[in-house]
RNA sequence: GAGGCUUAGCUCAGCUGGUUAGAGCGCUUGCUUGACAUGCAAGAGGUCGUUGGUUCGAGUCCAAUAGUCUCC
Numbered sequence: 001g002a003g004g005c006u007u008a009g010c011u012c013a014g015c016u017g018g019u020u021a022g023a024g025c026g027c028u029u030g031c032u033u034g035a036c037a038u039g040c041a042a043g044a045g046g047u048c049g050u051u052g053g054u055u056c057g058a059g060u061c062c063a064a065u066a067g068u069c070u071c072c
Base pairs, nucleotide, nucleotide: 001071002070003069004068005067006066009025010024011023012022018056027043028042029041030040031039049065050064051063052062053061
């Protein structure tokens, strides 16, 4: 100097910008059990890395910046 990634505790989806941001695992509560595990039901948990911009509307587009990985 060039490129990729950053979304829940972890691993990751999220289309061509659109109406409420999701899945699996994990966590909490209840049921089931003598107890545990499994199973079933319900729930909590996110300022989408940060800041700014464009737009009626941004996880998604643009700029800057931070962290991380790869290449030169």

Transfer RNA from a bovine gut metagenome, 72 nucleotides, folded computationally. The RNAcentral record of the sequence draws on MGnify. It matches the Rfam family "tRNA". The coordinates come from a structure-prediction model, not an experiment, and the mean pLDDT is 80.